[in-house]
């Protein structure tokens, strides 16, 4: 160059197919139980979906452009 795959909370991962205003474990906070630690309950915060742009009444989702990881091939050596 070309072809695919992936990017959503600190991390790790669903939700996409079939649009209906985002969810799981951990981890992090606070309470309760313990002398204290561990640990068990309960509860609270925290992401606008890489980014832009369009479709639409509404987009994580569907279109399109970019931008970054990662595979496969091609090319040069």
């Nucleotide at each position: 160059c070309g072809g695919g795959g992936c990017g959503u909370a600190g991390c790790g991962c669903a939700g996409u197919c079939u649009g209906g205003u985002a969810g799981c474990g951990c981890a992090a906070c606070g309470g309760c139980u313990u002398u204290g630690g561990g640990a068990g309950c309960c509860g609270u915060a925290g992401g606008c979906c890489g980014u832009u742009g369009g479709u639409u009444c509404g987009a994580a989702u569907c279109c399109a452009a970019u931008c970054g990881c990662c595979c496969c091939g091609a090319c040069c050596a």
Model confidence (mean pLDDT): 81 of 100. Transfer RNA from a Paracoccaceae bacterium, 77 nucleotides, folded computationally. The sequence was found in a public genome assembly. Its Rfam family is "tRNA". Rfam describes the family as follows. Transfer RNA (tRNA) molecules are approximately 80 nucleotides in length.